A computed fold for a 72-nucleotide RNA from a bacterium, annotated as transfer RNA. The RNAcentral record of the sequence draws on ENA. Its mean pLDDT, the model's own confidence on a scale to 100, is 81. Its Rfam family is "tRNA".
C1' cells in the first nucleotide's frame, strides 16, 4: 500500500428498519451481619465520527477514524 472482518455501558453480549437501546458481570447506595463474604433491594452508566437513503437508522450505503486477520 491492497483486500477481508469488526466497532453498543468499565467488561462480555443482545436489539425484522419502528416500544423509553436491554441482560449478565463489574461499580455506587441501602437492607442483613459483631465485621467481611454471600444473599436481597435500588441507582448511575453506552450506539466511534460525519454525510446519504428512508416517514423512521444501533441496524442499510459512502467516507474518515480505531481494532483484528491476510497478502505485498
Nucleotide at each position: 500500500g491492497c483486500g477481508c472482518c469488526u466497532g453498543u455501558a468499565g467488561u462480555u453480549c443482545a436489539a425484522c428498519g419502528g416500544a423509553u437501546a436491554g441482560a449478565a458481570c463489574a461499580a455506587g447506595a441501602g437492607c442483613c451481619u459483631u465485621c467481611u463474604a454471600a444473599g436481597c433491594u435500588c441507582u448511575g452508566g453506552a450506539c466511534u465520527g460525519a454525510g446519504g437513503u428512508u416517514c423512521g437508522a444501533u441496524u442499510c450505503c459512502u467516507c474518515a477514524c480505531g481494532g483484528g486477520c491476510g497478502c505485498a